[in-house]
Context: one part of a larger RNA
Molecule: large-subunit ribosomal RNA, domain VI
Organism: Phycisphaeraceae bacterium
RNA sequence: CGCUGCAAACUUGAGAGGAGUCAACUUUAGUACGAGAGGAUUGGGUUGGACGGACCCCUGGUGAUCCAGUUGGACUGCUAAGUCCACCGCUGGGUAGCUACGUCCGGCAGGGAUAACCGCUGAAAGCAUCUAAGCGGGAAGCCCCCCUCAAGACAAGGUUUGCUAGUCGUAAGACGUGAGACCCCUGGUAGACCACCAGGUUGAUAGGCCGCGCGUGCACGGGCAGAGAUGCCCUCAGCGGAGCUGUACUAACGGUCAAAGGUUCGG
Numbered sequence: 001c002g003c004u005g006c007a008a009a010c011u012u013g014a015g016a017g018g019a020g021u022c023a024a025c026u027u028u029a030g031u032a033c034g035a036g037a038g039g040a041u042u043g044g045g046u047u048g049g050a051c052g053g054a055c056c057c058c059u060g061g062u063g064a065u066c067c068a069g070u071u072g073g074a075c076u077g078c079u080a081a082g083u084c085c086a087c088c089g090c091u092g093g094g095u096a097g098c099u100a101c102g103u104c105c106g107g108c109a110g111g112g113a114u115a116a117c118c119g120c121u122g123a124a125a126g127c128a129u130c131u132a133a134g135c136g137g138g139a140a141g142c143c144c145c146c147c148u149c150a151a152g153a154c155a156a157g158g159u160u161u162g163c164u165a166g167u168c169g170u171a172a173g174a175c176g177u178g179a180g181a182c183c184c185c186u187g188g189u190a191g192a193c194c195a196c197c198a199g200g201u202u203g204a205u206a207g208g209c210c211g212c213g214c215g216u217g218c219a220c221g222g223g224c225a226g227a228g229a230u231g232c233c234c235u236c237a238g239c240g241g242a243g244c245u246g247u248a249c250u251a252a253c254g255g256u257c258a259a260a261g262g263u264u265c266g267g
Base pairs, nucleotide, nucleotide: 001152005163006162007161008160009159010158011157015149016148017147018146021049022048023047024046025045026044027043033038051106052105053104054103055102059100060099061098062097066093067092068091069090070089071086072085073084074083075082076081110144111143112142117137118136119135120134166175167174168173180257181256182255183254184200185199186198187197188196205251206250207249208247209246211244212243214240215239216238221234222233223232224231225230
C1' cells in the first nucleotide's frame, strides 16, 4: 500500500515444512519344518541405540556483577582494618539465568488408493486364461491421520463485537466527534534491529526500601585464655547479583493519528 467505511478479537485451511528409524531380549516354541545338525513364519510383551522436541524438579557444568581463605607488592603516616596490582593473582564454594553429562515426552494405532505379486468371475478362442467388460487382496513406499507455519490464498475467506455517517462547501476538500491505534516513557516471560509481551498514576512496570528465600560460613569491635602464633565468647554472625512477596519513596513525562459510498421508503 492492498484486501472497497474504520477498528478489536477469535478463526477456516488452499498451500508449505517437519516427523516417519533401527536393534536386542522374552513368549508363542525348542513348536511347525527337518534323518539329524539346526530352526522359523505369525501374534503378544519388554528394553535399548541413534534421532527429535521441551524443560531445569533431581544430578552435574558455568556463573570475570556473590561470600570466604591466602601469597608477593603498592597505598591510606604507623598498628589494626581496608583498597588496588599481579591470568578473575591463586584457591574453596555458589543464587538466578544459560545448559547436558540431567529429566520428561515423541515415532504408535488407523483409513484410502496402489506397485510387484496373489486371486474371483470371464469371453475373444464351445477348452483354457487374474483381463479384454467387471470385482477382490496386496508394501518401511503414495494420500490422509500426527506436529508447525499459513488469507499478499490479489479467488486477499469466515464469525463476533465496538465505532463513524455532524457542520461548512456545487464539488474537491476542510473542521469537529470518536471505537481504536501509534509516537514517547518504565520494563522483560521477548529480542541482532524491528517485532512480541507486561505496564504508564483509576499504576506494582523498573529502581529503591522492608520482609522472606538462597549463597558464603561466624564480620568489625570488645572481652577471656595463651610468651606468642592462635583459640574461645558476644555470633547459625557479618556481607551479599539476577529469586519471591509487600510498599508509590524515585521514574512511567509529554504528544499525535484516526472512518462512507450506493439503494429503497417517507417528508